[in-house]
RNA sequence: GCCCCGGUAGCCCAAUCGGCAGAGGCCAUGGCUUCAAACUCCAUCAAGUGUGGGUUCGAGUCCCACCCGGGGCA
Numbered sequence: 001g002c003c004c005c006g007g008u009a010g011c012c013c014a015a016u017c018g019g020c021a022g023a024g025g026c027c028a029u030g031g032c033u034u035c036a037a038a039c040u041c042c043a044u045c046a047a048g049u050g051u052g053g054g055u056u057c058g059a060g061u062c063c064c065a066c067c068c069g070g071g072g073c074a
Stems, first nucleotide, its partner, number of pairs: 001073007010026003013022001019057001028044004050066005
């Protein structure tokens, strides 16, 4: 230098053909329980999706440029 994959909540990770951004897990907080805790259970919590543009009625998804991480080729 070229090619491929990825970047979504504090962390991990879904989101099907462009049509409701949280389905799920962890963490955290409160409750329940307990002598006191832990576990379990219940509830709460939080995003405009790496950055900037474009297309569209509508973009996490499509197009362009760039940034970051991983892999491959030279």